[in-house]
RNA sequence: GGGAACUCCGGAGAAUCUCAUUCGUGAGUGCCGAAGGGGCAAGACCAAUCAGGUCGAAACUCUCAGGCAAAAGGACGGAGCAGGCAUG
Numbered sequence: 001g002g003g004a005a006c007u008c009c010g011g012a013g014a015a016u017c018u019c020a021u022u023c024g025u026g027a028g029u030g031c032c033g034a035a036g037g038g039g040c041a042a043g044a045c046c047a048a049u050c051a052g053g054u055c056g057a058a059a060c061u062c063u064c065a066g067g068c069a070a071a072a073g074g075a076c077g078g079a080g081c082a083g084g085c086a087u088g
Stems, first nucleotide, its partner, number of pairs: 006080005015029001017028004030068003036064001037062003043055004
């Protein structure tokens, strides 16, 4: 300089779909975005005649992954740990 992990609280969307099944699950169709992941704008850099190339954020976008009763998970927010401590 900076605010990781952990604990507690809050926390959205979309199918309790269809078929098969040895009941473990498999297949299919439709859908959702807020784990994770991919894409890019300004801008920076390389090149410099042009063309081109590299880097490049999100709650935008894609839907690979994940998810579509409840539970779990859940970006993010608040509090604690604590001015303690992971990391550089």
Predicted 3D model of an 88-nucleotide RNA (Glycine riboswitch aptamer). Of the family's consensus pairs, 89% are formed in the model. It matches the Rfam family "Glycine riboswitch aptamer". Rfam describes the family as follows. This family represents the bacterial glycine riboswitch. On this family, see Mandal et al., Science 2004: "A glycine-dependent riboswitch that uses cooperative binding to control gene expression". The sequence was found by an Rfam model in a public genome assembly.